[in-house]
Context: one part of a larger RNA
RNA sequence: CUGGGCUUAAAGAGCACGUAGGCGGCUUACCAAGCGUCCUGUGAAAUUCCUCGGUUUAAUUGAGGAAUGGUUGGGCGAACUGGUAGGCUUGAGGUAGGUAGGGGCGCAUGGAACUCUUGGUGGAGCGGUGGAAUGUGUAGAUAUCAAGAGGAACGCCGGUGGUGAAGGCGAUGCGCUGGGCCUAUUUUGAUGCUGAGGUGCGAAAGCCAGGGGAGCGAACGGGAUUAGAUAUCCCGGUAGUCCUGGCCCUAAACGAUGUCCACUAGGUCGAAGGUUCUUUGAUGGAGUUUCGGCCGAAACAAAAGUGUUAAGUGGACCGCCUGGGGAGUACGGUCGCAAGGCUAAAACUC
Numbered sequence: 001c002u003g004g005g006c007u008u009a010a011a012g013a014g015c016a017c018g019u020a021g022g023c024g025g026c027u028u029a030c031c032a033a034g035c036g037u038c039c040u041g042u043g044a045a046a047u048u049c050c051u052c053g054g055u056u057u058a059a060u061u062g063a064g065g066a067a068u069g070g071u072u073g074g075g076c077g078a079a080c081u082g083g084u085a086g087g088c089u090u091g092a093g094g095u096a097g098g099u100a101g102g103g104g105c106g107c108a109u110g111g112a113a114c115u116c117u118u119g120g121u122g123g124a125g126c127g128g129u130g131g132a133a134u135g136u137g138u139a140g141a142u143a144u145c146a147a148g149a150g151g152a153a154c155g156c157c158g159g160u161g162g163u164g165a166a167g168g169c170g171a172u173g174c175g176c177u178g179g180g181c182c183u184a185u186u187u188u189g190a191u192g193c194u195g196a197g198g199u200g201c202g203a204a205a206g207c208c209a210g211g212g213g214a215g216c217g218a219a220c221g222g223g224a225u226u227a228g229a230u231a232u233c234c235c236g237g238u239a240g241u242c243c244u245g246g247c248c249c250u251a252a253a254c255g256a257u258g259u260c261c262a263c264u265a266g267g268u269c270g271a272a273g274g275u276u277c278u279u280u281g282a283u284g285g286a287g288u289u290u291c292g293g294c295c296g297a298a299a300c301a302a303a304a305g306u307g308u309u310a311a312g313u314g315g316a317c318c319g320c321c322u323g324g325g326g327a328g329u330a331c332g333g334u335c336g337c338a339a340g341g342c343u344a345a346a347a348c349u350c
Stems, first nucleotide, its partner, number of pairs: 004321003007304002012318001014201004021194003025088007033081002035077005042069001049064001051062001053060001091191001092188003095184005103177007110154001114150008125136002162169002206247006215241002220236004258317006266295007274288005299306002323350003332343004
C1' cells in the first nucleotide's frame, strides 16, 4: 500500500415488534479507562546492521545500535472514544387544530345474476361442439311471466389511482379501532438507529371439530378425439371453495433490490393537504410538504439498465453467498394431529 460480493451470474430472512450486543446529535466543566508521550525494568548469547582492530581481502575479535513486543510502577498531555455532572434543540416522541383513504374488526341492510321449488302461458325439442355424442325433455323440458327459498360474489365508478409492515384490502349504512399526512407563536429534552436469540402476523392449498353448500369444481364416472389419450373438448360430479373455533407456516411471499440516516442536474404526469405570491370572478399559474409513476445529467454497471422511490457518493447494524450434480436430500435435533416445516452434511461424480 492492498484487503470479494448479494436486481438478472451463488447470495436480502415473507413481514414486523423487540432482548442482549454493536453504533450514536450540538455544547461546557471535570476524570483519565482507551489513546499519546517520557522514565523504569525486560526482550539470553550467537546471527543480522553500524563502527574499530587485525590479515592485501575473506574468515574473525571487541564495542555500539536495534530487537517494531509485552509486563510492573510512576510523571506529563487532554484533541478524539469513554465516564460523571450540567446546558441546548435541529434527531425522536408528545400536545392542539385539521385532512384523505377498498387500513382492521363487528352488526345490519341492498340490488343484479345464478340454481332450486310452486303456479300460469305454451307444445317439441333443448343443450353442447371444430363436428358430434353422452345428458335433458310429452311424467310437459328449453323459452316466458309471477311468487317463494338459498348460498356466494359485490358490475359500472376503477385509474400508470388509494391504503397497509408484509400477506393483503373493493356493494351500502352504523358502531369500535390502528396508522399516515399537513399546520402551530405548543411541549419533553437525545428519550435515537439496527437487532443474534425471542415473540407476533403471515396468500393459496392442506388438517381437526361443528355448521353451510347456489355456482364453480381436484378425485371419480360417462361421451368424444386419438394408433393409444390415465390429457386437451363435452355431460355429470365428491372433497374443497363459504362461516365459527383451533392447527399448518410455505409461495416467482418479487421491486427476484434488508432496515435507517446524510449528500448528489433537471423535465413531466397523478394523489393528499395547509399556506404565500399573482390573476377581474369561476378558477388558472408559480413556490412549498408528503406519497405514487414516467423520461433522463453526472455517476455506477459485464451489459440489460439503474438514475433524489439509486443499482450514484458515504455512514450504522443485521441476514446471506463461495463451482455443477449428489441435495435443500440422509442422519441427528426440534416443531406439527398428519401432510410436512426449520436446522443441515458426506461419500461419490463431472